[in-house]
RNA sequence: GCGGAGGGCUGGACGGCCGCUUUGGGUGGUCACACACCCCGAGAGGAAAGUCCGGACUCACCAGGACAUCGGUGCCGGGUAACACCCGGGCAGGGCAACCUGACGGAAAGCGCCACAGAAAACAGACCGCCCGUUGGUUCGCCAGCGGGUAAGGGUGAAACGGUGGGGUAAGAGCCCACCGGGGGGAUGGCAACAUCGCCCGCUUGGCAAGCCCCACCGGGAGCAAUGCCGUGUAGGGAUCUCGCGCCCGACUGAUCCUUUCGGGGAUAUCGGGGCAGGGCUGUCUUGGCCCGAGAGAUCCGGGUUGGCAGCUAGAGCCAUGUGGCAACAUAUGGCCCAGAGGAAUGGUCGUCGAACCGCCGCUUUCGGGCGGUGGGGAACAAAAUCCGGCUUAUAGGUCCUCCGCACAU
RNA sequence: GGGCCUGUAGCUCAAUUGGUUAGAGCAGGGCGCUCAUAACGCCUUGGUUGCGGGUUCAAGUCCUGCCGGGCCUACCA
Numbered sequence: 001g002c003g004g005a006g007g008g009c010u011g012g013a014c015g016g017c018c019g020c021u022u023u024g025g026g027u028g029g030u031c032a033c034a035c036a037c038c039c040c041g042a043g044a045g046g047a048a049a050g051u052c053c054g055g056a057c058u059c060a061c062c063a064g065g066a067c068a069u070c071g072g073u074g075c076c077g078g079g080u081a082a083c084a085c086c087c088g089g090g091c092a093g094g095g096c097a098a099c100c101u102g103a104c105g106g107a108a109a110g111c112g113c114c115a116c117a118g119a120a121a122a123c124a125g126a127c128c129g130c131c132c133g134u135u136g137g138u139u140c141g142c143c144a145g146c147g148g149g150u151a152a153g154g155g156u157g158a159a160a161c162g163g164u165g166g167g168g169u170a171a172g173a174g175c176c177c178a179c180c181g182g183g184g185g186g187a188u189g190g191c192a193a194c195a196u197c198g199c200c201c202g203c204u205u206g207g208c209a210a211g212c213c214c215c216a217c218c219g220g221g222a223g224c225a226a227u228g229c230c231g232u233g234u235a236g237g238g239a240u241c242u243c244g245c246g247c248c249c250g251a252c253u254g255a256u257c258c259u260u261u262c263g264g265g266g267a268u269a270u271c272g273g274g275g276c277a278g279g280g281c282u283g284u285c286u287u288g289g290c291c292c293g294a295g296a297g298a299u300c301c302g303g304g305u306u307g308g309c310a311g312c313u314a315g316a317g318c319c320a321u322g323u324g325g326c327a328a329c330a331u332a333u334g335g336c337c338c339a340g341a342g343g344a345a346u347g348g349u350c351g352u353c354g355a356a357c358c359g360c361c362g363c364u365u366u367c368g369g370g371c372g373g374u375g376g377g378g379a380a381c382a383a384a385a386u387c388c389g390g391c392u393u394a395u396a397g398g399u400c401c402u403c404c405g406c407a408c409a410u
Numbered sequence: 411g412g413g414c415c416u417g418u419a420g421c422u423c424a425a426u427u428g429g430u431u432a433g434a435g436c437a438g439g440g441c442g443c444u445c446a447u448a449a450c451g452c453c454u455u456g457g458u459u460g461c462g463g464g465u466u467c468a469a470g471u472c473c474u475g476c477c478g479g480g481c482c483u484a485c486c487a
Base pairs, nucleotide, nucleotide: 001406002405003404004403005402006401007400008399009398010397012353013352014351015350016349017348018347020043021042022041024039025038026037027036028035045381049392050391052390053389054388055387056386057223058222059221063287064286065285066284067283070219071218072217073216074215075089076088077087078086079085090104091102092101093100094099105214106213110212111211112208113207114206127154128153129150130149131148132147133146134145135144136143137142162180163179164178165177166176167175181203182201183200184199186197187196188195189194227310228309229308230307237301238300239299240298241297242296243295246276247275248274249273250271251270255268256267257266258265259264278292279291280290281289303486304485305484317336318335319334320333321332322331323330324329357376358375359374360373361372362371363370364369411483412482413481414480415479416478417477420436421435422434423433429467438454439453440452441451442450460476461475462474463473464472
């Protein structure tokens, strides 16, 4: 100098004027608020996005246990409130390298599928070929039929039942041997994934689990339009469906009936209170709890209000320093307060400056470009909506750090 | 804001357990029939299965990331 890899920061600046939302203070106003005006402050992002995961929080009584179903996660260890995230390690693949990528448990538990082509597609399979025997023919080179052997060769396919080399054989074959691959059990190192070493076994046993499944672990539902309160207003109305309307005790003698020794007694309906059975509350069971107990629930139609407050932003918060840890992260001390709107504020305009980019001129060049001057130009993706931790996706440019390869010079 | 569904030819829909060249009707084009048009008959065009990546021998179908479209959702009694 050229080409690359990883990571961080930033992503228009300054000022004037006019607005919008709002903490605090003041003045007016009010019984007190509300409200109006003034002053001083504050007012979008790294992704506020997609809503893909994980939580906090709230509600329905939804708490514990077991089972099943469904869903999710999936090498090992750690971090965390939690995770599908992050960190470290292992293995596999890619790259000369820095480094990057990986849904990376189990196919020898079982079931299922493997189209077309091909002879044969999963306890395989003789189409051609090769070899042996036999019969016939023969131009003595062989040819044809039949019966066997053979998975080394050809051809098909995504995949052909270990690979390469040698021995062996009629031809062949783990039939035998060496190396590689595979399986089994062992030693050493490591928390582990796994790695290394040596021993034994010639060793039929593909691929797909982002097919069912098995193993391990995790998980109830709905979501701030959750939910609580105030105010206003209405017809606390209608239809359909589902489940239930059982028993005991008590009160009252007003009603009906029965009975009477005329004092009363019993039954039914009635009334409200209590208890039990029963029903409901997550898919089932169970322990407990709660509600209903004569009504409850679901769906639909119709009616009304379209106001206000809380939830709502001090938090798994931010910054600095120290300590522990390879790191993610944890912890201690000190400092800081950093949007809170709610049909939804964060804007408009003017001036100065301005990156990218587009021209022109000059110089220079390793012909890719670079530098200087000058004119134009006028800033990427995109904007909170209960709040956090992640992931994913979009993003013009600017800038910094570390590392790798090649070439040249010293 | 929150939740759910969906995407195949110009339109409406198919496509079995992933399987060979993604089909059907209507519409469009050509030819025939007719004096002519329609109807009818025959032939035919038209597909990035919304887009990208992955699993697999093989993807409309399975998994995943984006893009587009649609639906539901206030409170009171």